RNA sequence: GGGGGGUUAGCUCAGUUGGCUAGAGCAUCAGCAUGACACGCUGGGGGUCGUGGGUUCAAGUCCCGCACCUCCCA
Repeated sequence: GGGGGGUUAGCUCAGUUGGCUAGAGCAUCAGCAUGACACGCUGGGGGUCGUGGGUUCAAGUCCCGCACCUCCCA
C1' cells in the first nucleotide's frame, strides 16, 4: 500500500428486507425476603448506536470519507 470482518449501556452481545419509542444478560442502585450474608423476587438509573457527511417522508440498518481494533496479501 491492497482486501475481509468489526465499532450499539460499565462488560459481553442481539437488532430480521430502512418504519412504532433502541433491547437482552451480567454489573450497579433501591425495595422485598433473612437473625445476618449469599441466592432469589420486584423495580429504577445508565446510550448523542466510533466520527463527519450523503440518500430518504423516515437511518443502528443503505452510500462515501476519516479514526480505531482484528485477520489475510504485498